RNA sequence: AUGUAGGGGGUCUAGGGUUCCAUCCGUGCGCGACUAUCGCGGCGGAGUUUGGUCCGAGAGACGCCACCCGCGACCGACAGUCGCGCGGUACACGGAGGGGUAAAAGCCCGGGAGAG
Numbered sequence: 001a002u003g004u005a006g007g008g009g010g011u012c013u014a015g016g017g018u019u020c021c022a023u024c025c026g027u028g029c030g031c032g033a034c035u036a037u038c039g040c041g042g043c044g045g046a047g048u049u050u051g052g053u054c055c056g057a058g059a060g061a062c063g064c065c066a067c068c069c070g071c072g073a074c075c076g077a078c079a080g081u082c083g084c085g086c087g088g089u090a091c092a093c094g095g096a097g098g099g100g101u102a103a104a105a106g107c108c109c110g111g112g113a114g115a116g
Base pairs, nucleotide, nucleotide: 007065008064010062011061012060015055016054020052021051022049023046024045025044026043027042029041030040031039032038033037066089067088068087069085070084071083072082073081074080091111093114097109098108099107
């Protein structure tokens, strides 16, 4: 300097915004009660609204599958299948910018660019 590999889902969490629900605010709109105003519905706004729905980690958690290694059984033997294992699957600092969805994000670009 270059190349290859560093597996895949699920359930959640950190985190995220606002499509829907909720909450709050407003409303020469409608209805009811009423004549001080309130309630319900519609409409508009607010995520600098705790929340429910939703999205959600390579470098977060749990567990499953897969793969590798060892032992054993089946088999004439290989291969293959099954079972077992206080066996393995290490390490990992990281922008800006763009994408996407309703909108954002530790999501995707991306184990990227860079740094060590």